[in-house]
Molecule: c-di-GMP-I riboswitch aptamer
Organism: Pseudomonadota bacterium
RNA sequence: CUUGAAACAGGGCAAACCCCGGGUGACCGGGGGACGCAAAGCCAGGAGACUCAGCGACCCUGAGUUCGUCCGGCUACCAAC
Numbered sequence: 001c002u003u004g005a006a007a008c009a010g011g012g013c014a015a016a017c018c019c020c021g022g023g024u025g026a027c028c029g030g031g032g033g034a035c036g037c038a039a040a041g042c043c044a045g046g047a048g049a050c051u052c053a054g055c056g057a058c059c060c061u062g063a064g065u066u067c068g069u070c071c072g073g074c075u076a077c078c079a080a081c
């Protein structure tokens, strides 16, 4: 230094739900709150799911949302084995 693993130490993030605000909506931001998380840090490249519009409807197409759905990419604290 790298990998596996996840001890030690310092800690970190923050689900559901509630309040306020934004958005047609999925959902997002702030506050509270903790279900959990060794990448639950960042990225919308691929897939999935969801929303809106088109279509009589489905399929399909377009535009969006979701990184705490999965894959992938980038970065990263401690240091026992």
Stems, first nucleotide, its partner, number of pairs: 004081001012037002017032006035068001041074003045071003048066007